[in-house]
RNA sequence: UUUUAUAAAAGCUAAACUAUUUGCGAAAAUAGGACAGAAAGCUACGGGUCUUAUUAUAUAUCUUCAUAUAUCAAGAUAGCCGAGUUACUAAU
Numbered sequence: 001u002u003u004u005a006u007a008a009a010a011g012c013u014a015a016a017c018u019a020u021u022u023g024c025g026a027a028a029a030u031a032g033g034a035c036a037g038a039a040a041g042c043u044a045c046g047g048g049u050c051u052u053a054u055u056a057u058a059u060a061u062c063u064u065c066a067u068a069u070a071u072c073a074a075g076a077u078a079g080c081c082g083a084g085u086u087a088c089u090a091a092u
Stems, first nucleotide, its partner, number of pairs: 003091003012037002017032006035079001041085003045082003048077005056071006
C1' cells in the first nucleotide's frame, strides 16, 4: 500500500423509551438507557422520506373570508440508500 472482517484484544457510537431545554414543525441538545452498528466518523453532492408558523405562485371548493392540494423556497434526516473523504484493531 491492496484486500478482507472468521477468531482475539483494546476501546468507540448509542435506537426505542423517560426527564429537561430549544424549535411553528420535521427534529435537535443534555442526562439516563441499550435496540443495534466495522465507519451508526465527517460532508446534504444525487435519489428517497419527512416538516414548514410566516412568505411567493398555481389549482380546486367557495359570494367572500377561509380551507385543501401542488410547486417554488426554506429546512430535517449521515441510525434510508448511493457518492465523496478520513480513520482504529487484526489478518492478508
About this RNA: Predicted 3D model of a 92-nucleotide RNA (c-di-GMP-I riboswitch aptamer) from a Campylobacteraceae bacterium. Taxonomically the source falls in Campylobacteraceae (Bacteria, Pseudomonadati, Epsilonproteobacteria, Campylobacterales). Of the family's consensus pairs, 94% are formed in the model. Its mean pLDDT, the model's own confidence on a scale to 100, is 79. It was read from a public genome assembly, where an Rfam model found it.